[in-house]
RNA sequence: GGUCGCCUUCGGGGUAGGGUGAAAUUCCCAACCGGCGGUGAUGAGCGUUCGUUUGCUCUAAGCCCGUGACCCGGCUUAAAAAAUUUUUUAAGGCGGUGGAUUUGGUGAGAAACCAAAGCCGACAGUAUAGUCUGGAUGGGAGAAGGAAUAA
Repeated sequence: GGUCGCCUUCGGGGUAGGGUGAAAUUCCCAACCGGCGGUGAUGAGCGUUCGUUUGCUCUAAGCCCGUGACCCGGCUUAAAAAAUUUUUUAAGGCGGUGGAUUUGGUGAGAAACCAAAGCCGACAGUAUAGUCUGGAUGGGAGAAGGAAUAA
């Protein structure tokens, strides 16, 4: 001084039925869906105690905290074009943007439990789309495993 990295695999669900119309899985009635990490008063299991004590593991939120895809911005690098500092494209990492919950119950305590009623969902295309088609055989939060090194 270097060693917080490398490899492999995995990594998103959903318009039933009906109405109007020339045309809508896009409108209307109605139906359906809920990425990833964290938290947690959920549930389960295994222990521990004389005991109502106490510990560990797994599990538990679309709307509590964060995060990813999409979009925007500038930066770096590379390539190409024009001609000497601009333009375009690609990749990388950074920043920004990025939706939605109340009421009742229980209780010491509820944003998480129980009950009820609500609400939300990138861009492009198309009769107006969370659910169709497309960018996408992409990207990806992350998850599991492996090899190596060090303690």
The prediction has a mean pLDDT of 77. The RNA shown here (FMN riboswitch aptamer (RFN element)) has 151 nucleotides and comes from Niallia taxi. Its Rfam family is "FMN riboswitch aptamer (RFN element)". Gene Ontology term of the family: FMN binding. Taxonomically the source falls in Niallia (Bacteria, Bacillati, Bacilli, Caryophanales).